[in-house]
């Protein structure tokens, strides 16, 4: 580091996905080992039990106990009394700030700890324990009586300390243990001493409180909060400053730099991800905050408003004798519930710390340690080494082999780890070890205890065989799967990672996909319609100061732990310890002054002023003019006008249209008019007048940065609508007719209303466009065109230079690419607006605006994986140009009506086998179904087979032939005659046939032509389709092959960034037309000579003919034309003239086009039958449609007579000749012919006569009846022949076919299949026309351009309604609950004030009684509660709106091509539905023509 994926392909835009690193995870398969971590994210749900903070007898009295006879020692402690319970644990619910974070700051307090300094004298007076009595179920309490203290209170003292009015005041303590030489004693002990206390105070250290400043979510669909609020004075309260509280008194304070309100969250160091910058994130460990069942409150205390204290009030539990108690794991364990999900009711205080104590000690679910989890990170390991008959197995084959594979197996080896078995640690300075008999050593057996998981279409390493057959199913995207699936599932194989491996979630990444680094907005999203203008940003030139910002340096902070780097320690590592650097901020300081900035002072260049010219549909009022329509009035006039594709509705004979003349009303202003003017921008056009806005040019006279930009804000703002009054001629939404239509709510017509118009006011949008905001400079030009001004010169005018608009082409340059290009989309700078994938939606909710339409601001659920933007190739097009073709057109003949003949369809049917289905299937496969053919049906038979090859046995050596019984045949059973197989090494040596068995295996016209070769049809015998090298585009591709000419051609010439080349075109082939030479028999006869009069014969090759080789035709020649080419016209010559006429020859390619039923084949299925064998039926059926055709409706004919003139072929199981017989068909007969000899052979239209226009002397179907032929055999079902019969049809509707010359037409006539069977095929002659102005139209096609929303390609894409299914949302009467704001009610404990009448030990007094205090009452304040009235969120809701999405539903055709009426944007109307139509609008409309300007 990037990869898929919009597309026939590209090139961009743009989302989606994916590779990758994360994790408190979870789940699903598996699971050997050990270290080091981590382990309720959920219900801040509720909690049984046990344990988590005590301890001190060296403060005190009691009391028990042990032990002694006692004193009296030792031990326990309920209570009193000190500390200690504010730590230490746990947890994240609240809190967007009383919080945290850095970084300052002053008006504070601090027990226990350190160090100083001064004391530690002397006194009272309670009370629990205890004891007695009582109450209660309990928990507990109550009187009364006794008692001690390091419990309480006086007093004295005051170095400090406090208070002061500077005189002075005021306030303290407690003792306890040990030891002890002298002295004293009441013998207790005083007293010294030592130590633990204790008081006062000062210093510290240590924690706590407070204050400031930046800084730490989201919402503007939350813009205005705020009365103690903001200051002040003054008091009160605090440990402390402070509206902390309160009296007065001011009217302040906060807020677009986002107050308030809403919703989310503990906050940090870090933690993951990222080159970075950022993003996420806040488990574990570490600092800070808050909270402890909810809610309030105090107490006590150095420290709390206290997690295991208290009080009070809730809600829950749980005891209860119903009167009344009790409880709070969000310590550790564990329980239920929740939940995808997260551990033992474990061990120790042996280590670290922590509390109490002098101390021993004693508490300690802090801790340290064991259990449980692959939950993660690390490291080991399941075995090494040899081993090829490449064993069996297994899978794959093209059957040869390949692979699994050195892999097993065998051989010879090692013990990590588990496991048994012995030793045995640091962690512990003297003691003391929970871990643990662990870590580590040592030995022992032994490959022995130990491998899965995911994936193999691309991405993305990895491949095959079965199985499944749009099914089961995968899928992260793309997308796989509809019978040969590397995508489903199995196998085999392989690939990736490994005690793990997948998959789901998360987070960063990749995504430069929110772009600070580092992005855009002409057309892809995305410039505001347009201006003026406030904050606000952003600012010319020169001087000197400041020193905020910026730069340098310092010093102080940035805790630790993490990360980095080095170094050590657990065998490594992971982890763990030390040490270094770093911490990008913040603070304070010391300098720097370019640059920004502030503040001064000056300057013209930016901007403005001023003075003189200029052009304009620039804006607003008054006024006026003609031209036209259109009514009315009047004259002529008379039958139609008028409107369309056509029509018709309308008006007219009640006089119309037209046309003259005269009136009236409104509305627009032709010509000029111009990519010409003006205007910010909508936009503005007849003329005058008045008011009045910008602009430009020349002077360079003045002010001196006065400027750009622009968020709110205010202004302007087309058409259409809205209101109020006017007006109303014409056009017109609606609406009515009339027409077109399949239908026409439309397009076209004929009326017509709003409305266009005006006055005043609202509305505020448009494809309000250059789809380009706005200002400033900088960068080559050339050509118009408009407004000034200088200047020149040959002045009706021209040229030149310059400023200012407006256009076209262009260089650089940018652009994805079109295209922009001094009027930039180029280079740069200011500032503003906007954009972040389609669709849902510019829609819903909510706000503001509006009279209403409705405008503006503006989402989410859901869904898709593409949406789209320029270009490209094609196809297309009821878009264009140029051009072919029997394609139209001219003309000939047909077919579509008949009847039959064939072939389909479709019905039938046991079977009507089978295929082919526009063109390009339908007289096609079939050049010929009666048996056969024959695939189909029925029936009967056969099973290694009718056919091939191999194995075994046994026979027999073959072949053919008559014939007999059954039987429908096959078949099965028989007799009989003839003949004795092939090769040979001459060996019964091979070989062969007959059966018989047993496999393997033959057979399939059975499916798949959409697995497939091979052939073939079709565009189209169309002129076209390609390459290679070079350009040229990023690319797809383009050019060449396009252009001017030509041709039948991409056929030739020219010209060109293209040179050349190939496949096609042609020619090269065959044949016909003519001529030459050769050859001359079966051909042929001029001469000559014979004849039976036939070239027959002798002869002869001369002609004709045959069949072989050449000639001949090339635009070669002339004229014209053309560009001097290519050629094209005309003409001479020639048999033939411009490819001479046919034919064969079919380019890449296209229709998954036809065909597995010729043939070959993959697969697949079928094996006593879907294979063989016969009979017999049926392919020939018969209400129908349809295609090809033959034969006709006649006189260009029929009938009848006579009788002329041909090619091509074919012939041995054949052609058959003469002669004969039949009326014929045919028979009889057989000559000749293996054919230039002989037959076939006779041609037929043509000719002559006759019929005279009718269902006919036309036509001949149907039908009987007798016959002939073929053939085993004409019943179904063959052709033929004679007599009879005599249907239909009188030229064919809409529609439709061939054909341009030896053709069409017409007329015969041979063949091939084949025993027979053509009206069809295939071929051959005969007679032989007519018309082509011409290319506008139809069809196809070629080419070149255009458009495009097509790429399955118009037989395409595609909109909308309406149905049905589902999913999410909006309203919605209402309802339910959450949070909340106001105002009022109540007012628990509880502080704090007040009160004192009840009660009252210490101090004052002799005493009475004071001080004081205590309950108890009252108040202030104030939780829960309640009552009213809002605001917010949610949730459910009858019905109901519209929106998505779905493989086939209905209805239309809206939109892409002029998409059939261009299309769209705004508004208004209307309509099942896309949609119509009005009024302005835009080009993001195709063609056509004109103008006008460029370039060549």
């Nucleotide at each position: 580091a990037g990869a898929g994926u919009u597309u026939g392909a590209u090139c961009c835009u743009g989302g989606c996905u994916c590779a990758g690193a994360u994790u408190g995870a979870a789940c699903g398969c598996u699971g050997g080992c050990g270290g080091c971590a981590g382990g309720c994210c959920u219900a801040a749900c509720a909690c049984a039990u046990g344990c988590a903070a005590g301890u001190c007898g060296a403060g005190c009295g009691g009391g028990g106990g042990u032990a002694g006879c006692a004193a009296u020692a030792c031990c326990c402690u309920a209570g009193c009394g000190g500390c200690g319970a504010a730590c230490g644990g746990g947890u994240g619910a609240g809190g967007a700030a009383u919080g945290c974070c850095u970084g300052g700051g002053a008006a504070u307090c601090u027990g226990c700890c350190u160090c100083g300094u001064a004391g530690u004298g002397g006194g009272g007076g309670a009370u629990a324990a205890c004891g007695u009595u009582c109450c209660g179920a309990a928990a507990g309490g109550a009187a009364c009586g006794c008692u001690a203290a390091u419990a309480c209170c006086g007093c004295a003292u005051a170095c400090g300390u406090c208070c002061u009015a500077c005189g002075g005041g005021a306030g303290a303590a407690a003792g306890g243990g040990g030891g002890g030489g002298a002295u004293c004693u009441u013998c207790g002990g005083a007293c010294c001493u030592c130590u633990c206390g204790c008081u006062a105070u000062g210093a510290g250290a240590u924690g706590a409180g407070c204050c400031c400043a930046a800084g730490c979510g989201g919402g503007a669909u939350u813009a205005g909060c705020u009365a103690g609020u903001u200051g002040g004075u003054g008091a009160g309260g605090u440990a402390a400053a402070g509206g902390c509280u309160c009296a007065c008194c001011a009217a302040g304070g906060c807020g677009a730099c986002g107050a308030u309100c809403c919703c989310u969250a503990g906050c940090u160091g870090g933690u993951c991800u990222g080159a970075g910058a950022g993003g996420a994130u806040g488990a574990u460990c570490a600092g800070c905050c808050a909270c402890a069942c909810u809610g309030g409150a105090a107490c006590u205390g150095a420290g709390a408003c206290a997690c295991g204290g208290u009080c009070c009030a809730g809600a829950c539990u749980c005891c209860u004798a119903c009167g009344g108690g009790a409880g709070g794991c969000a310590g550790c364990a564990g329980u239920g519930g929740g939940g995808a999900a997260u551990a033992u009711u474990g061990g120790a205080c042996a280590a670290u710390g922590g509390g109490g104590g002098a101390a021993a000690c004693c508490c300690u679910g802090a801790u340290c340690c064991a259990g449980c989890c692959a939950u993660g990170c690390c490291g080991c390991g399941u075995g090494a080494g040899u081993g090829a008959u490449g064993a069996a197995g297994g899978c794959c084959u093209u059957c040869g082999g390949g692979u699994u594979g050195u892999a097993a197996a065998g051989c010879u080896c090692u013990u990590u780890u588990a496991g048994c078995g012995g030793g045995g640690a640091a962690g512990a300075u003297g003691a003391u070890g929970a871990c643990g008999g662990u870590a580590c050593c040592c030995g022992c057996a032994g490959a022995a205890u130990a491998a899965g998981c995911c994936c193999c279409g691309g991405c993305u390493a990895a491949c095959u065989u079965c199985g499944u057959g749009c099914c089961a199913g995968c899928a992260g995207c793309c997308g796989c799967g509809g019978u040969a699936a590397g995508a489903c599932g199995a196998a085999g194989g392989g690939g990736g990672c490994u005690a793990g491996c997948g998959u789901u979630g998360u987070u960063c990444g990749g995504a430069a996909u929110u772009a600070c680094u580092g992005g855009g907005c002409g057309u892809a999203a995305a410039g505001g319609g347009c201006g003026c203008g406030u904050a606000g940003g952003u600012g010319g030139c020169c001087c000197a100061g400041c020193a905020a910002g910026u730069c340098a340096g310092g010093c102080g902070u940035u805790a630790a732990a993490g990360a980095c780097c080095c170094a050590g320690g657990c065998u490594c590592a992971a982890c763990c310890u030390g040490g270094g650097g770093a911490a990008u901020g913040c603070g304070c300081u010391u300098g720097a002054g370019a640059c920004u900035g502030c503040a001064g002072g000056g300057c013209u260049u930016g901007a403005g002023a001023c003075c003189g010219g200029a052009a304009g549909a620039g804006g607003a009022g008054a006024g006026u003019g003609g031209a036209a329509u259109u009514c009315c009035c009047a004259g002529u006039g008379u039958a139609g006008a008028g409107g369309u594709g056509a029509a018709a509705u309308u008006c007219g004979u009640a006089g119309a249209u037209a046309u003259u003349g005269g009136g009236a009303a409104g509305a627009a202003c032709a010509c000029c008019a111009g990519u010409g003017g003006c205007g910010a921008a909508g936009g503005c056009g007849g003329c005058u007048c008045u008011c009045u806005g910008g602009u430009c040019c020349g002077g360079u006279u003045c002010u001196g940065a006065c400027a750009c930009u622009a968020a709110g804000g205010c202004g302007c703002g087309a058409a259409a609508g809205c209101g109020u009054g006017g007006g109303g001629a014409g056009c017109a939404a609606a609406c009515a007719g009339g027409a077109u239509u399949a239908g026409a709510u439309a397009c076209c017509c004929u009326g017509g209303u709003a409305g266009u118009c005006c006055a005043c006011g609202c509305u505020g949008u448009a494809a309000a466009c250059g789809a380009u905001g706005c200002g400033u400079g900088c960068u080559a030009g050339a050509c118009g065109u408009u407004g000034g001004c200088a200047g020149g010169c040959c002045u009706a005018g021209c040229c030149u230079g310059u400023c200012g608009g407006u256009g076209u082409c262009g260089c650089a340059g940018c652009u994805a690419a079109c295209g922009c290009g001094u009027u930039a989309a180029g280079c740069a700078c200011g500032c503003c607006g906007c954009c972040u994938g389609g669709g849902g939606a510019g829609u819903a909710c909510g706000g503001c605006c509006g009279c209403a339409a409705g405008g503006u601001u503006a989402a989410a659920a859901c869904u898709c994986a593409a949406a789209g933007g320029a270009a490209u190739u094609g196809a297309c097009g009821g878009g264009g140009g140029c051009c072919c073709g029997c394609a139209c057109a001219a003309g000939c003949g047909g077919u579509g009506g008949a009847g039959c003949a064939u072939g389909u369809g479709g019905u039938u049917u046991a079977a009507u086998u089978c295929g082919a289905u526009g063109c390009a299937a339908c007289g096609c496969g079939c050049a010929g179904a009666a048996c056969c053919u024959u695939a189909c049906c029925a029936g009967g038979c056969c099973u290694u087979g009718a056919c091939a090859u191999g194995g075994g046995g046994a026979g027999u050596a073959u072949g053919g032939g008559g014939u007999u019984g059954u039987g429908a045949a096959a078949g099965c059973a028989g007799c009989u005659c003839c003949u004795u197989c092939a090769g040979u090494u001459c060996g019964g040596c091979u070989g062969g046939c007959u059966c018989c068995c047993a496999c393997a295996c033959a057979g399939g016209u059975g499916c798949u032509g959409c697995a497939u070769g091979g052939c073939u049809g079709u565009c189209g015998u169309c002129a076209g389709c390609u390459c290679g090298u070079g350009u040229c585009g990023u690319g797809a591709g383009a050019u060449g092959u396009u252009g001017g000419g030509u041709u039948a051609a991409g056929u030739c010439c020219c010209g060109c960034a293209a040179c050349g080349a190939g496949c096609g075109c042609a020619a090269c082939c065959c044949u016909c037309a003519u001529c030459u030479u050769c050859a001359g028999u079966u051909g042929c006869c001029a001469g000559c000579g014979g004849u039976u009069c036939g070239g027959c014969c002798g002869g002869g090759c001369a002609c004709u003919c045959u069949g072989a080789a050449g000639a001949a035709a090339c635009u070669g020649c002339c004229g014209g034309u053309g560009a001097c080419a290519a050629g094209c016209c005309g003409g001479a010559g020639g048999a033939a003239g411009g490819c001479g006429g046919g034919g064969a020859u079919g380019a890449c390619g296209u229709c998954a086009a036809g065909u597995c039923c010729u043939c070959a084949u993959g697969g697949c299925c079928u094996u006593u039958a879907u294979g063989g064998c016969c009979u017999g039926g049926g392919c020939u059926a018969c209400a129908c449609a349809c295609g090809u055709g033959c034969u006709a409706c006649a006189a260009u004919g029929g009938c009848g007579g006579a009788u002329a003139c041909a090619g091509u072929g074919g012939g041995g199981a054949g052609c058959g000749a003469a002669g004969g017989a039949g009326c014929a068909a045919u028979c009889c007969g057989g000559a000749g012919c293996c054919a230039a000899u002989c037959c076939u052979c006779a041609a037929a239209a043509a000719c002559c006569g006759u019929c005279u226009c009718a269902g006919u002397u036309c036509a001949g179907a149907u039908u009987g009846c007798a016959c002939u032929c073929u053939g085993c055999a004409a019943c179904u079902c063959g052709a033929g022949u004679g007599c009879a019969u005599g249907a239909a049809g009188g030229u064919g509707g809409a529609a439709u076919c061939g054909c341009u010359a030896g053709u069409a037409a017409u007329c015969g006539u041979g063949g091939a299949u084949c025993a027979g069977c053509a009206u069809g095929c295939c071929a051959c002659g005969g007679u032989g026309a007519a018309u082509a102005c011409g290319u506008u139209c139809c069809c196809g096609g070629g080419c070149c351009u255009u458009g495009u929303a097509c790429a399955c390609a118009c037989c395409g894409c595609c909109c909308g309604u309406c149905a049905c299914a589902c999913c999410a949302u909006g309203g919605g009467a209402g309802u339910u609950g959450g949070c909340u704001u106001u105002a009022c009610c109540u007012g628990a404990a509880g502080c704090c004030g007040g009160u004192g009448c009840g009660c009252u030990a210490a101090c004052c007094g002799c005493a009475a009684g004071g001080a004081g205090g205590c309950a108890g009452c009252c108040g202030u304040c104030c939780a829960c509660g309640g009552u009213a009235a809002g605001g917010u969120c949610a949730g459910c809701g009858a019905c109901u709106g519209g929106g998505g999405u779905g493989a086939a539903g209905u209805c239309g055709u809206a939109a892409c091509a002029a998409g059939g009426u261009a299309g769209c944007c705004g508004u208004a109307g209307g309509g099942g539905a896309a949609c119509c139509u009005g009024c302005g609008g835009c080009u993001g409309g195709a063609u056509c023509a004109c103008c006008u300007c460029c370039u060549u």

A computed fold for a 1496-nucleotide RNA from an uncultured bacterium, annotated as small-subunit ribosomal RNA. The sequence is in RNAcentral, with records from ENA and SILVA. Model confidence (mean pLDDT): 85 of 100. It matches the Rfam family "Bacterial small subunit ribosomal RNA". Its family is annotated with structural constituent of ribosome and ribosome in the Gene Ontology.